Description:
c-di-GMP-I riboswitch aptamer, 84 nucleotides, folded computationally.
RNA sequence: UUGAAUAUUUGGCAAACCCGGCGAAAGCCGGCGACGCAAAGCUAAGAGGCUAAGGUUUCAGACUAUGCUCGUCCAGCUGCAAUU
Numbered sequence: 001u002u003g004a005a006u007a008u009u010u011g012g013c014a015a016a017c018c019c020g021g022c023g024a025a026a027g028c029c030g031g032c033g034a035c036g037c038a039a040a041g042c043u044a045a046g047a048g049g050c051u052a053a054g055g056u057u058u059c060a061g062a063c064u065a066u067g068c069u070c071g072u073c074c075a076g077c078u079g080c081a082a083u084u
Stems, first nucleotide, its partner, number of pairs: 004084003012037002018031005035071001041077003046073002048069003054064004
């Protein structure tokens, strides 16, 4: 220096609720907060899941992603004092 495993001093991120905003919605952004996370860092690439404005329809309704989800799985890239 590189790789793997263990681990995390000092630290890092931030679920739900609530408030404000955006959005048809799912959800996202900011603030508060801390359920948890050793990649809970980035990527919508594969799968799964959510929503259905618009479109289709047999119009009670149902179907459908170009929308969303990386804190669902999986994959790619990147990163971590220390120990072996």

The coordinates come from a structure-prediction model, not an experiment, and the mean pLDDT is 83. The model forms 95% of the base pairs in the Rfam consensus.